[in-house]
RNA sequence: AAUAUUGGCUUCUAGGGUUCCGAUCUCACUCAGUUUUGUGAUGAGGUGUCUGGUCCGAGAGAGGCAGCCUGCGCGGUCUUUGAUUGCUGGGUUCACGGCGGGAUAAAAGCCCGGGAGGA
Numbered sequence: 001a002a003u004a005u006u007g008g009c010u011u012c013u014a015g016g017g018u019u020c021c022g023a024u025c026u027c028a029c030u031c032a033g034u035u036u037u038g039u040g041a042u043g044a045g046g047u048g049u050c051u052g053g054u055c056c057g058a059g060a061g062a063g064g065c066a067g068c069c070u071g072c073g074c075g076g077u078c079u080u081u082g083a084u085u086g087c088u089g090g091g092u093u094c095a096c097g098g099c100g101g102g103a104u105a106a107a108a109g110c111c112c113g114g115g116a117g118g119a
Stems, first nucleotide, its partner, number of pairs: 006066001008065005015056002020053002022050001023047006030040001031038001067092005073087006094114001096117001100112003
């Protein structure tokens, strides 16, 4: 310097906010009572510095499956010192990382990004 070789799919978690549910607060209305006031249902609005459910969610977190590479292994087929296929084993390393921007209701370890940069 060049070439080749997954940076695959899925489940969960760290984490994340607030569309929906729930929770909570306020107001209106209804009922009881009637001096105050309070309860339940319904509607509207606020609150995520509301534990939660739904939801989002990791290249550098954890599993599973597939893919790829491979055998002193067993069997089948064929164009037979090799190729292909089924079963069964093994391998699939390493990985510091902004600012800023983007999507979604909104945010994030999501995406830009195994990026920029650094060692």

Model confidence (mean pLDDT): 78 of 100.
A computed fold for a 119-nucleotide RNA from cf. Phormidesmis sp. LEGE 11477, annotated as Guanidine-I riboswitch aptamer.
Its Rfam family is "Guanidine-I riboswitch aptamer". A reference for the family is Barrick et al. (2004), "New RNA motifs suggest an expanded scope for riboswitches in bacterial genetic control", Proc Natl Acad Sci U S A.
Of the family's consensus pairs, 93% are formed in the model.